Background
RNAcentral holds the sequence, with entries from ENA. This is a predicted structure of a 74-nucleotide RNA (transfer RNA) from a Candidatus Sericytochromatia bacterium. Rfam family: tRNA. Gene Ontology term of the family: triplet codon-amino acid adaptor activity. The coordinates come from a structure-prediction model, not an experiment, and the mean pLDDT is 81.

[in-house]
RNA sequence: AUCGGUAUAGCUUAAUUGGAUAAAGCGUUGGAUUUCUACUCCAUUGACUGUAGGUUCAAGUCCUACUACCGAUA
Repeated sequence: AUCGGUAUAGCUUAAUUGGAUAAAGCGUUGGAUUUCUACUCCAUUGACUGUAGGUUCAAGUCCUACUACCGAUA
C1' cells in the first nucleotide's frame, strides 16, 4: 500500500433473507432463606447498536466514508 473480518448493556452472546417497546446469561443493587457464608428464589439496574452521512413508509440489518482492533498479501 491492497484485500478480508470484527465493532450491540460493565463482560459474553442473540436479534428470523429490512418490520411491532433491541432479548438472554453472568454481573451491580435491594430483599427472602440461613447462626453466618455459599447455593437457591424474588425484585432491581442497565446498550439510541464504533463515528458521520445516505437509501427506505420503516435500518442493529442495505450503501458510502472514516475510526479502532485482528488477519492475509506485497